[in-house]
RNA sequence: GCCGGCUUAGCUCAGUAGGUAGAGCAACUCAUUCGUAAUGAGUAGGUCAAUGGUUCGAGUCCAUUAGCCGGCA
Numbered sequence: 001g002c003c004g005g006c007u008u009a010g011c012u013c014a015g016u017a018g019g020u021a022g023a024g025c026a027a028c029u030c031a032u033u034c035g036u037a038a039u040g041a042g043u044a045g046g047u048c049a050a051u052g053g054u055u056c057g058a059g060u061c062c063a064u065u066a067g068c069c070g071g072c073a
Base pairs, nucleotide, nucleotide: 001072002071003070004069005068006067007066010025011024012023013022019056027043028042029041030040031039049065050064051063052062053061
């Protein structure tokens, strides 16, 4: 230099024929207990890497940029 993949909650990841963003763990609250743990119930937490484009509508499609990983030279 060329090519490909990945980027979504604090962490690990789902989310495909485009249609109001989810799970597990962690955190917090409540119940249970003499108390802790465990268990049960609940709450909060995201402008989906950035910027633009297409569309009535984009996490999803297109372009560029950044970071990470891999391959070729």
Source information
Predicted 3D model of a 73-nucleotide RNA (transfer RNA) from an uncultured Bacilli bacterium. The sequence was found in a public genome assembly. Rfam family: tRNA. Rfam's curators write: Transfer RNA (tRNA) molecules are approximately 80 nucleotides in length. The prediction has a mean pLDDT of 82.